[in-house]
Context: one part of a larger RNA
Molecule: small-subunit ribosomal RNA, 5' domain
Organism: metagenome
RNA sequence: GGAUAAACGCUGGCGGCGUGCUUUAUGCAUGCAAGUCGAACGGUCUUGAUUUAUCAAGACAGUGGCAGACGGGUGAGUAACGCGUAAGUAACCUGCCCCUAAGUAUGGAAUAACUCUGAGAAAUCGGAGCUAAUACUGUAUGUGAUGAUGGAGGUAACGCUCCAUCAUUAAAGUCUUCGGACGCUUGGGGAGGGGCUUGCGCCCGAUUAGCUAGUUGGUGAGGUAAUGGUUUACCAAGGUGAUGAUCGGUAGCUGGUUUGAUAGGACGACCAGCCACACUGGGACUGAGAUACGGCCCAGACUCCUACGGGAGGCAGCAGCAAGGAAUAUUGUGCAAUGGGCGAAAGCCUGACACAGCGACGUCGCGUGGGGGAAGAAGGCCUUCGGGUUGUAAACCCCUUUUCUCAGGGAAGAAAAAUGAUGGUACCUGGGGAAUAAGCUUCGGCUAACUACGUGCCAGCAGCCGCGGUAAUACGUAGGAAGCAAGCGUUAUCC
Repeated sequence: GGAUAAACGCUGGCGGCGUGCUUUAUGCAUGCAAGUCGAACGGUCUUGAUUUAUCAAGACAGUGGCAGACGGGUGAGUAACGCGUAAGUAACCUGCCCCUAAGUAUGGAAUAACUCUGAGAAAUCGGAGCUAAUACUGUAUGUGAUGAUGGAGGUAACGCUCCAUCAUUAAAGUCUUCGGACGCUUGGGGAGGGGCUUGCGCCCGAUUAGCUAGUUGGUGAGGUAAUGGUUUACCAAGGUGAUGAUCGGUAGCUGGUUUGAUAGGACGACCAGCCACACUGGGACUGAGAUACGGCCCAGACUCCUACGGGAGGCAGCAGCAAGGAAUAUUGUGCAAUGGGCGAAAGCCUGACACAGCGACGUCGCGUGGGGGAAGAAGGCCUUCGGGUUGUAAACCCCUUUUCUCAGGGAAGAAAAAUGAUGGUACCUGGGGAAUAAGCUUCGGCUAACUACGUGCCAGCAGCCGCGGUAAUACGUAGGAAGCAAGCGUUAUCC
């Protein structure tokens, strides 16, 4: 000198764009943050219409489907195939979506809701009876798929490809303007995504030198979507290490940010990619996908309710509270836009997101007036008492209106119609009036800027050198000056 997610002191006019718990991954009151579908299903209730048992519309909980694995948060753990980079997968899976092929036949038994009833303070848990489905399930068919056997091809090799035979294996309907629309089943292909594996690279410490028994390899078996000590039985005794193993410390990694002429150093907030975590520890279930933040089970700590028998909870989602701290915001508005979930759609949901609020926290821009005006008022300060300086500064005269204020108009962002939280905002027009707007630090040298008074090694200053013991340009005050400016200075950290 530059930089910062900064803080502190003094001061503070406006706007644009950004940004805001770095500490206790501490504990949380309250509200909201994931629902949706009646065009899958039976029912209950309300309203209307009449044909009085039907139709239409709406609401409600339940069965069922899809979503809830996304989106949002945090950085605790992790020195690791976690991240980055480059490959392999002939060892694999892939809901929804797109293209394509073949289908969707025929039966059955239940169950929630509901009714009756029991236990309990509650959470909730039973018993009896009834009923539906795109819920569950038997049989049939098999375009195809899978497996076995045989044959052929291919490969370094195989579990790869093709053909034949045998075996196994599907389904669901709803709506309709009768054209169709939305689904369901079994396959092939595409795109995208995921899992697994290999090589290289990857912080500090040797005041850590040896470490390792599922450990290293093989065979069989289990397990998985799939490879593999992934698990297990047996066999062998290996594997790794001064190219730093093991142990210990610290830490999410990267694109990047910052500094620097470069090389390099430091950092990893915001934004983007990956990873990990969701009160602590463990576990699986469902599913295309989780070992699942707002799902389940067990244990633990903590908090709450209780009729003491037993129950409920998880803000590292958005606000907000307490605590901690030098320190960090509103219990705001809206789904109008973008995006997401469900739905045939209308639409519903969305603290994602879009906006607004607060903070000079940062950055950029603008303003606090412009011209004239004396050998130069008053006052202040200094003085050699002549004067000098503040100083064209003020007063005064003439202007202007960015800003401010009042009034009127008033968007874009929205798509063929409708639909704007923002917002009566931005912006435009007119009226008014210099009006509403300057501070902070420094002045011995480094370092731009000096005098007077007070003080008298006192009080104090200070980044370094050093000032102060009676004329202090270094302390305090005043006048003046210098620098930067809605900021200025200090502290902290990095280059």